[in-house]
RNA sequence: UCAGAUGGCCGGAUGGCCGCUGGCCGUCCGCGAGGAGGGCUGGAGGAAAGUCCGGGCUCCACGAAAGCACGGUGACGGAUAACAUCCGCCGGGGGCGACCCCAGGGACAGCGCCACAGAAAUCACACCGCCGAACUGCGCGAGUAGUGGCAAGGUUGAAAUGGUGCGGUAAGAGCGCACCGCGUUUCCGGCGACGGAAGCGGCACGGCAAGCCCCACCGGGAGCAAGACCAAAUAGGGACGGCAUGUGAUCUGCUUUCGGAUCGCCGUCCGGGUGGGUCGCGUGAGGUGCGCAGCAAUGCGCAUCCCAGAGGAAUGGCUAUCUAUCCGCGCAAGCGGUGGACAGAACCCGGCUUACAGGCCAUCUGACACU
Numbered sequence: 001u002c003a004g005a006u007g008g009c010c011g012g013a014u015g016g017c018c019g020c021u022g023g024c025c026g027u028c029c030g031c032g033a034g035g036a037g038g039g040c041u042g043g044a045g046g047a048a049a050g051u052c053c054g055g056g057c058u059c060c061a062c063g064a065a066a067g068c069a070c071g072g073u074g075a076c077g078g079a080u081a082a083c084a085u086c087c088g089c090c091g092g093g094g095g096c097g098a099c100c101c102c103a104g105g106g107a108c109a110g111c112g113c114c115a116c117a118g119a120a121a122u123c124a125c126a127c128c129g130c131c132g133a134a135c136u137g138c139g140c141g142a143g144u145a146g147u148g149g150c151a152a153g154g155u156u157g158a159a160a161u162g163g164u165g166c167g168g169u170a171a172g173a174g175c176g177c178a179c180c181g182c183g184u185u186u187c188c189g190g191c192g193a194c195g196g197a198a199g200c201g202g203c204a205c206g207g208c209a210a211g212c213c214c215c216a217c218c219g220g221g222a223g224c225a226a227g228a229c230c231a232a233a234u235a236g237g238g239a240c241g242g243c244a245u246g247u248g249a250u251c252u253g254c255u256u257u258c259g260g261a262u263c264g265c266c267g268u269c270c271g272g273g274u275g276g277g278u279c280g281c282g283u284g285a286g287g288u289g290c291g292c293a294g295c296a297a298u299g300c301g302c303a304u305c306c307c308a309g310a311g312g313a314a315u316g317g318c319u320a321u322c323u324a325u326c327c328g329c330g331c332a333a334g335c336g337g338u339g340g341a342c343a344g345a346a347c348c349c350g351g352c353u354u355a356c357a358g359g360c361c362a363u364c365u366g367a368c369a370c371u
Stems, first nucleotide, its partner, number of pairs: 001367010012322007020043006027036003045342001049353002052351005057223004070219005076088004090104001091102004105214002110212002112208003127154002129150003134147005162180006181203001182201008227279004237270007248263005286305008323340001326337004
């Protein structure tokens, strides 16, 4: 210098004027409820997004424990309120490397599946091919045909029953041997996942559990439109009082007369809960700085700060100077123009995922050149 890897940060800047909205403090008017006006101060994000996971909070349900069903998670050790997150480490895969990726328990508990192709996809099997040792036929013979031996090579496939080499053989084959792989035993190291060494075994045990299933662990449901309170009005409801109390209806005493109760209207109160209003609602698993412990995630301690809270929903508009980027001109210095990505809180918090113009910083890797 070029090409990369990882982590972190920023995400136009500074003013002026006019608004919108939360909080605080005066002033004026009003008996009061309240109204008017003023000053100071706060006012979107790293993802506010998707609503995927975990929690706080609220209501509902629930005697406890265990089991069943259903759903979720899945190497090991830690962090955390918790997690499917994070950190460290292990194993596997990729990369020359920095580094990156993995739902990463179990396939001798059982069931199931392995399309197409292919001889064959697991009770194994033989299409092409190799052999002519053995037996039989023919032939004087070389040989040839059958029975037969084989699976080295070819072919199919995502996957073909260990790999390479030497020996061996008729040809072959773990048939024998060496190394690698695999399995297993012992020892050593590690908290552990796991790793290493030595011995033994000729190799037995194909793949799929994001198919059923088995094992271990975890799990009540709904969500701020949760929920609580105040409360005009309407419907329906209740209590009390008043009026009416009939020629009515229903019930009741067996029937009639007669009597009782209810049905009616009005008022007051309770209650109801709509429009509306208040709370929930921002002091919190909070931010910043320093120190300590830890490889780290993170935890602890001290100091300091208060930092959006709307409710059809504020966070905006105009303007000045500068600026990233882009475009044009220019050999260049520079000049002119443009004017800013993804996107916008709605109870809150921790994560994950997705979107994002452009820029900055730190550490590291590879190549080349120079000293």